[in-house]
Parts: sequence; C1' cells; structure tokens
RNA sequence: CAAUUACAAGCGGGAGAGUGCGAAUCAACCCGCCACCGAAGGAGCAACCGCCACCGGAAACUCUCAGGUAAAACGGACCGCUUGUUGUUU
Repeated sequence: CAAUUACAAGCGGGAGAGUGCGAAUCAACCCGCCACCGAAGGAGCAACCGCCACCGGAAACUCUCAGGUAAAACGGACCGCUUGUUGUUU
C1' cells in the first nucleotide's frame, strides 16, 4: 500500500398484514370488539460451536410480550457504497 473482521457515522435500497365492525365522526387518531403481520426490541428451541459431562453460546426458524396492518410520514432486520477507529493477513 492492499485485502479483511468488528464497531460507529453518513448516503442509498428495504417487505408483510383490516381505510374490518361499533361508537364518535368530514376523515384519520383515541375507545371497545374481532381478524391479521414479522424484518425494531424481546423470548424459546434447534443444526452447530465450546465442553468428558454439567453448563453456556447460538438463526432470517418458532412465539407474538412488545411493535405493526389505507396512502403519506415515522420506524424497519438485512444489503450496498463512503469515511473513521480497532484487530488480523500479506
């Protein structure tokens, strides 16, 4: 110098599911009831990993506590690019 792990920031992309019913209402929200979604977060188990075992870690799987279900906005796992820091390789 280059590549690469992790983290942070910036930019871009980013799904799913009722404008359900009642009341109130221009509508949406709020309230009650029912139905539904999974990709914030959370929880559970598993392949697998550490390990003699116990035990622990562990998903985009599962659950739906939370969150969400017209458009818009917000949010959004994850992906790409840029910059910085850190470690590793050369």
A computed fold for a 90-nucleotide RNA from Hellea sp., annotated as Glycine riboswitch aptamer. It matches the Rfam family "Glycine riboswitch aptamer". Gene Ontology term of the family: glycine biosynthetic process. The model forms 85% of the base pairs in the Rfam consensus. It was read from a public genome assembly, where an Rfam model found it. The prediction has a mean pLDDT of 82.